């Protein structure tokens, strides 16, 4: 220094639900709240998911330029305490 990891201790995020705002929707911001995370910390590709205003169609219905990282992978950076 690197890997993996049980257990206390501090610290830290913050699902559902309600309320307020915003948005065509989907969804998003603020409170409140505590399900759960040791990367649920930042970021990048690609996928998958979810809405269809417009825009195309006679009509069903297509479609993302809109969303989602607490859905999957890959990958770069930096991060708490600790028994062996």
């Nucleotide at each position: 220094u690197a890997a993996a990891u049980a257990u206390a201790a501090a610290a830290g995020c913050a699902a559902a639900a309600c309320a307020g705002u915003u948005g065509a929707a989907a969804g998003g911001c603020u409170g409140u709240g505590a399900c759960g995370c040791a990367a649920a910390a930042a970021c990048a590709u690609a996928a998958g998911u979810c809405u269809a205003a417009g825009g195309g169609g006679a009509a069903a219905c297509c479609u993302a330029u809109g969303a989602u990282a607490g859905u999957u992978a890959u990958g770069u950076u930096u991060a708490u305490c600790u028994c062996a």
The RNA shown here (c-di-GMP-I riboswitch aptamer) has 84 nucleotides and comes from Halanaerobium sp. MA284_MarDTE_T2. Of the family's consensus pairs, 95% are formed in the model.